Description
Predicted 3D model of a 127-nucleotide RNA (SAM riboswitch aptamer (S box leader)) from Flavihumibacter petaseus NBRC 106054. The same sequence occurs in records of 2 taxa. Model confidence (mean pLDDT): 81 of 100. The sequence is in RNAcentral, with records from Rfam and Ribocentre. Taxonomically the source falls in Flavihumibacter petaseus (Bacteria, Pseudomonadati, Chitinophagales, Chitinophagaceae).
RNA sequence: CGCUUAUCAAGAAAGGCAGAGGGAAAUGGCCCGAUGAAGCCUUGACAACCUGUUUUCCACCUCAAAAUGGAAAGUAAGGUGCCAAAUCCAGCCCGCAAACGGAAUCCGGUUGCAGGGGAGAUAAGUC
Numbered sequence: 001c002g003c004u005u006a007u008c009a010a011g012a013a014a015g016g017c018a019g020a021g022g023g024a025a026a027u028g029g030c031c032c033g034a035u036g037a038a039g040c041c042u043u044g045a046c047a048a049c050c051u052g053u054u055u056u057c058c059a060c061c062u063c064a065a066a067a068u069g070g071a072a073a074g075u076a077a078g079g080u081g082c083c084a085a086a087u088c089c090a091g092c093c094c095g096c097a098a099a100c101g102g103a104a105u106c107c108g109g110u111u112g113c114a115g116g117g118g119a120g121a122u123a124a125g126u127c
Base pairs, nucleotide, nucleotide: 002126003125004124005123006122007121008120013043014042015041016040017039021032022031023030027090028089029088044083046081049079050078051077052075053074054073055072056071057070058069059068087119092116093115095113096112097111098110100108101107102106
């Protein structure tokens, strides 16, 4: 890098260095940013995906337990992740509604609402 599975409207910032960008493809929109962006460092949070640990229940086994397996809950100890806005929104397809334009029970783009897909992120597993 690729593949598989799960999740993605919840949650959580201070300080130091730095000095103009940033919001995970182009593009469009809308935002953040000299009252200091990215990046780096320190500290502190948030969060149960994996591991560990604790509790309860069930199964199995047993004289009874322990062990083992499963489920639920808890825990920030270990491995990650994360700390503006829905993954900021759209982008591709489809449906509904509205007004508009067009020689017009149809077509077109626009706006709004809803659904699906794609892409991406993170975790666990795998070649």